RNA sequence: GCGGGUAUGGUGGAACAGGCAGACACCGCAGACUUAAAAUCUGCCGCCCUAAAAAGCGUGCCGGUUCGAAUCCGGCUACCCGCA
Numbered sequence: 001g002c003g004g005g006u007a008u009g010g011u012g013g014a015a016c017a018g019g020c021a022g023a024c025a026c027c028g029c030a031g032a033c034u035u036a037a038a039a040u041c042u043g044c045c046g047c048c049c050u051a052a053a054a055a056g057c058g059u060g061c062c063g064g065u066u067c068g069a070a071u072c073c074g075g076c077u078a079c080c081c082g083c084a
Base pairs, nucleotide, nucleotide: 001083002082003081004080005079006078007077010026011025012024019067028044029043030042031041032040046057047056060076061075062074063073064072
C1' cells in the first nucleotide's frame, strides 16, 4: 500500500430484510424479608434539562439517501486478521 472483519449505556451483549434503540444479564441505588447481615424477592438504573416530568439528544467520528438509518451509501479514525 491492497483486501476483509469489528466499534451499541458503567460492563457483557441483543435489535428478523430500514419501522418502539439499549431486550436479557452484571454492576450500582432504593425497598421488602432478617435481631443484624448474606441469600432471595420487588422497583429503578444512557446523557442533558428539570423541583419532578415531558420535550430534546444518544449506536466510533463527519456527511449523504429516505417520511423514517445501529442497519443502506461516501469519507475518516482505532483495533484485529490476511496479502504484498
A computed fold for an 84-nucleotide RNA from an Oscillospiraceae bacterium, annotated as transfer RNA.
NCBI's taxonomy places the organism under Bacteria, Bacillati, Bacillota, Clostridia, Oscillospiraceae.
Its Rfam family is "tRNA". Rfam links the family to the GO term triplet codon-amino acid adaptor activity. The family's RNA type in Rfam is transfer RNA.